[in-house]
A computed fold for a 73-nucleotide RNA from an uncultured Clostridia bacterium, annotated as transfer RNA.
RNA sequence: GGACACUUAGCUCAGCUGGGAGAGCACCUGCUUGACGUGCAGGGGGUCAGCGGUUCGAACCCGUUAGUGUCCA
Numbered sequence: 001g002g003a004c005a006c007u008u009a010g011c012u013c014a015g016c017u018g019g020g021a022g023a024g025c026a027c028c029u030g031c032u033u034g035a036c037g038u039g040c041a042g043g044g045g046g047u048c049a050g051c052g053g054u055u056c057g058a059a060c061c062c063g064u065u066a067g068u069g070u071c072c073a
Stems, first nucleotide, its partner, number of pairs: 001072007010025004019056001027043005049065005
């Protein structure tokens, strides 16, 4: 330098054929316990990497930039 893949909550990751942003763990509160833990109930937390475009509508499609990884040279 070139090709490909990936980027979604604090972490690990789903998200179907473009229309509701989610799960587990973690965190907070309450109940339970003598206390901790476990268990149960509830709750907070997101510029879906950035920008632009297509569309009535974009995490999803297109372009571009950045980052990470793999391969080629």
Its mean pLDDT, the model's own confidence on a scale to 100, is 81. Its Rfam family is "tRNA". The family's RNA type in Rfam is transfer RNA.